[in-house]
Formats: sequence, C1' cells, structure tokens
RNA sequence: UUGAAAACUACGCCGAAUCUCUUCGAGCGGGGAACCCACUCUCGGGGCGAAGCAGCGCAUUGCGUUGCGGAGCAAGUCUUCUGUUCUAGCCCGUCAGCUAACCUCGCAGGCGUCGAAGACCAAACAG
Repeated sequence: UUGAAAACUACGCCGAAUCUCUUCGAGCGGGGAACCCACUCUCGGGGCGAAGCAGCGCAUUGCGUUGCGGAGCAAGUCUUCUGUUCUAGCCCGUCAGCUAACCUCGCAGGCGUCGAAGACCAAACAG
C1' cells in the first nucleotide's frame, strides 16, 4: 500500500414488524363478519406476500430458459435516464365475495448500498 475475515458502535436496506407510563397501551399492518349490491359453482376453494401469466426444452409432478407483467436498491423527496437484483415461501382445511357494528391476530426474520440530470425541500457557512 492492497485484499479478505471477525467483533463492537453508528448509519442504511427488504419488511406492517416501531414506540412505550410494561399497560386490556399508542401506532402501523392482517383476517373474519350484516342489510344493500355482486357472483353461479360443485374439476374443491381460500389467505398473507411483489412473487402472476404464457411459450419452449429436459433427466417431467420438478428443473432450466425466453417473453409479458410485477417488486426492490443505487443515502432528503418526486420524476426521468442508466445500472443492478428479486419474481420465494408459508398458512387455513371443504369453509370465508363486498361489508357497518362487532370479534380477532401480528409487530418477526434477514441483510450491507452509495451512477447521472431536473424540480422542490432542508441544513451548514458567511453577513
């Protein structure tokens, strides 16, 4: 000087997953549940989530690949460009459309980015 790994602190990212007077708390999320309205099936159906659809191939109940669609990041916000990553997994158990009152559940887990332009915002410095 360069590279890699580990630990701690700070900061940041995905996510509802934070705060707190520790509470039957606040806040942020999810599900069920009337009238009215909507739907028409029995090949079961449904929920959380961005994670859905179609084509082709293979060693075929899965894998790979292509396209369309969807989601995230590039350190204030939005838009555009560019680059890059993801498109899983889990649950209910024959049952659930919407849905006010009402009832009920969760607040985990996993990681480490930093390119450009415009508009807006904010702060610092100087006075």
Predicted 3D model of a 127-nucleotide RNA (c-di-AMP riboswitch aptamer (ydaO/yuaA leader)) from an Anaerolineae bacterium. Rfam family: c-di-AMP riboswitch aptamer (ydaO/yuaA leader). Rfam describes the family as follows. This family represents a conserved RNA structure found upstream of the ydaO and yuaA genes in Bacillus subtilis and related genes in other bacteria. Its family is annotated with cyclic-di-AMP binding and regulation of gene expression in the Gene Ontology. The sequence was found by an Rfam model in a public genome assembly. Lineage of the source: Bacteria > Bacillati > Chloroflexota > Anaerolineae. The coordinates come from a structure-prediction model, not an experiment, and the mean pLDDT is 80.